[in-house]
Transfer RNA from an uncultured Bacteroidia bacterium, 73 nucleotides, folded computationally.
Rfam family: tRNA. Rfam describes the family as follows. Transfer RNA (tRNA) molecules are approximately 80 nucleotides in length.
RNA sequence: GGUACCUUAGCUCAGUUGGUAGAGCACAGGACUGAAAAUCCUGGUGUCCCUGGUUCAAUUCCAGGAGGUACCA
Repeated sequence: GGUACCUUAGCUCAGUUGGUAGAGCACAGGACUGAAAAUCCUGGUGUCCCUGGUUCAAUUCCAGGAGGUACCA
């Protein structure tokens, strides 16, 4: 330098062939206990990497950019 793939919650990852987003773990509050752990109840905490385009509407489609991984050179 080229090709392919990835980027969504604190972490690991789903997701919608376009209609304003979820799980597990973690975390916070409460119950229980003499006190903890475990268990149970409640709470999603987010500019879906950035910019522009298409569209009534974009996390999703298109273009460009940024970062990462693998392969080729």